[in-house]
Context: one part of a larger RNA
RNA sequence: GGCGUGCGGGGGAUGCCUUGGCGCCAAGAGGCGAUGAAGGACGUGGCUAGCUGCGAUAAGCUCCGGGGAACCGCUAAGCAGGUUGAGAGCCGGAGAUUUCCGAAUCGGGAAACCGGCCUGGGGUCAUGCCCAGGCGGCCGUCACUGAAUGCAUAGGUGACGGCGGUGAACGAGGGGAACUGAAACAUCUAAGUACCCUCAGGAAGAGAAAGAAACCUCGAUUCCCUCAGUAGCGGCGAGCGAAAGGGGAACAGCCUAAACCGUGUACGCUUUGCGUGCACGGGGUAGUGGGACCUUCCACUUGGGAGUUACAAAGGGAUCGUCUAGCAGAACAUUCUGGAAAGCUUGGCCAUAGACGGUGAUAGCCCGGUAUGCGAAAGACGAUGCUCUCCCGGAAGGCACCCGAGUAGGUCCGGACACGGGAAACCCGGACUGAAUCCGCGGGGACCACCCCGUAAGGCUAAAUACUCCUUGGCGACCGAUAGCGAACCAGUAGCGUGAGCGAAAUUGGUGAAAAGUACCCCUGUGAGGGGAGUGAAAAGUACCUGAAACCGCAUGCCU
Numbered sequence: 001g002g003c004g005u006g007c008g009g010g011g012g013a014u015g016c017c018u019u020g021g022c023g024c025c026a027a028g029a030g031g032c033g034a035u036g037a038a039g040g041a042c043g044u045g046g047c048u049a050g051c052u053g054c055g056a057u058a059a060g061c062u063c064c065g066g067g068g069a070a071c072c073g074c075u076a077a078g079c080a081g082g083u084u085g086a087g088a089g090c091c092g093g094a095g096a097u098u099u100c101c102g103a104a105u106c107g108g109g110a111a112a113c114c115g116g117c118c119u120g121g122g123g124u125c126a127u128g129c130c131c132a133g134g135c136g137g138c139c140g141u142c143a144c145u146g147a148a149u150g151c152a153u154a155g156g157u158g159a160c161g162g163c164g165g166u167g168a169a170c171g172a173g174g175g176g177a178a179c180u181g182a183a184a185c186a187u188c189u190a191a192g193u194a195c196c197c198u199c200a201g202g203a204a205g206a207g208a209a210a211g212a213a214a215c216c217u218c219g220a221u222u223c224c225c226u227c228a229g230u231a232g233c234g235g236c237g238a239g240c241g242a243a244a245g246g247g248g249a250a251c252a253g254c255c256u257a258a259a260c261c262g263u264g265u266a267c268g269c270u271u272u273g274c275g276u277g278c279a280c281g282g283g284g285u286a287g288u289g290g291g292a293c294c295u296u297c298c299a300c301u302u303g304g305g306a307g308u309u310a311c312a313a314a315g316g317g318a319u320c321g322u323c324u325a326g327c328a329g330a331a332c333a334u335u336c337u338g339g340a341a342a343g344c345u346u347g348g349c350c351a352u353a354g355a356c357g358g359u360g361a362u363a364g365c366c367c368g369g370u371a372u373g374c375g376a377a378a379g380a381c382g383a384u385g386c387u388c389u390c391c392c393g394g395a396a397g398g399c400a401c402c403c404g405a406g407u408a409g410g411u412c413c414g415g416a417c418a419c420g421g422g423a424a425a426c427c428c429g430g431a432c433u434g435a436a437u438c439c440g441c442g443g444g445g446a447c448c449a450c451c452c453c454g455u456a457a458g459g460c461u462a463a464a465u466a467c468u469c470c471u472u473g474g475c476g477a478c479c480g481a482u483a484g485c486g487a488a489c490c491a492g493u494a495g496c497g498u499g500a501g502c503g504a505a506a507u508u509g510g511u512g513a514a515a516a517g518u519a520c521c522c523c524u525g526u527g528a529g530g531g532g533a534g535u536g537a538a539a540a541g542u543a544c545c546u547g548a549a550a551c552c553g554c555a556u557g558c559c560u
Stems, first nucleotide, its partner, number of pairs: 001559009015545001016510002020479002022476007029468002031166002039101003042055003046079002049075003061095006070083003106115003116135007137163009170201001171199005181188001185235001211218002222249005232240002253460003256404001260282010287438001289403003293398006303392005315387002318384007326374003332347002336343001348365002350354001356368003409433007419445001440455005495502002517544001520532004
């Protein structure tokens, strides 16, 4: 020196564990904000660094309710001092306070700072100073005021109301890529995706046929299954890709414009009035066409119907239920082992409760709970019925007044429809044109005829559907500290970056049942560390469960 063995050091794998995650289900909630949010800054404790809570009333103040013995939050013990059966701490409901920044809104500004004006109050002889309230913009309504310019208008001022900002996904609309695929690439694809912007709701959007069909019919919309990878579209390449129909989920239908009548107002005129415009009220709402108007007839209010999500709309009180604290809640002892019994033994018991968690090992009967039953002063939500509120005709004949206009349609050019210009309809838009009023008009995939279907150019509409930042309960052939969220730990932290932004690690997740965290003695530098002694079941000794390997020693056997 090598190999081996033993004992250590070192290191933190492995096993076991879980405070944290991940996914899903059910229910709730689906917003908050000028009554100042979300998010922050700075303060706030007797002593206080951070976290949490709170706001100069500052780990808190008041009231109501629950609860019933301790309490003054956590790391985190201590010192000092308090509170509490006149019910504290704690939990729930309702209030009060709530600095400064932040939409930030009196002005400014390098956020958490600086500087003002008005009104009222405090202080001072007075000013400075202090306190309270107010002072932004835009939009709408109303009122006052009011130029050039006579009336007016613009403008100005004020009152009242709304908006602004933020928030995870879901939604609608306005814009809108490229990589990629086509084995290259341009039409095409990716994809109306990503992304940007605007706006809204608890859902949004759509929605009560100018529909779909096929000569039979159906009867708003939405969503699912199917139809069907079909019919089609397509450098007929890559690829894109329906609908009717059938089966389900859920179901709900309404209001207007116009004709006609009336009221008000302005203007005009041939002025007991008539006409026109505007506003309001009545009337009216349809496709076996409907309505208006005129005539005739029948019926009619002691009755009937409906209602808070559309169809009109606002409350009140009653009862019940749910939520926001809680309450009651059965039944066991023993032998043995052990540090400890819940294990084992023996004999019992409860069970509408043998879910789960904890307790010194594995507990139905030890503890918390569980099944079951009960409970609210206050607040919120819902249901029921009451009060309340609203509504109520039809037939026949005549007449030919109305039935949504720069609209439908056309041409050119685009877009969107599964459909790439195609035989290309239907739908939407830009430009230019431009009808008809029911003997009307649109559609049925060029177009025409016959036939059939519907009734555009106004509006509203619950449910079935989508999502989950959040709350509650539950579950898992999900993870178990290099895993699982980036984050089990004071993490969106430390750190990096001009910035947008990126983003960790965790000697630190784990002593033990319990700190019982090693009194005392000795070595030593009044160290570090160690040796005794003691605690403990065990040193497991806080660099603490188990404690692998690399790596480093000490001792020793063999070889050299």
The part of an RNA shown here (large-subunit ribosomal RNA, domain I) has 560 nucleotides and comes from a Planctomycetota bacterium. Model confidence (mean pLDDT): 86 of 100. RNAcentral holds the full RNA, with entries from ENA. The source organism's lineage runs through Bacteria, Pseudomonadati and Planctomycetota.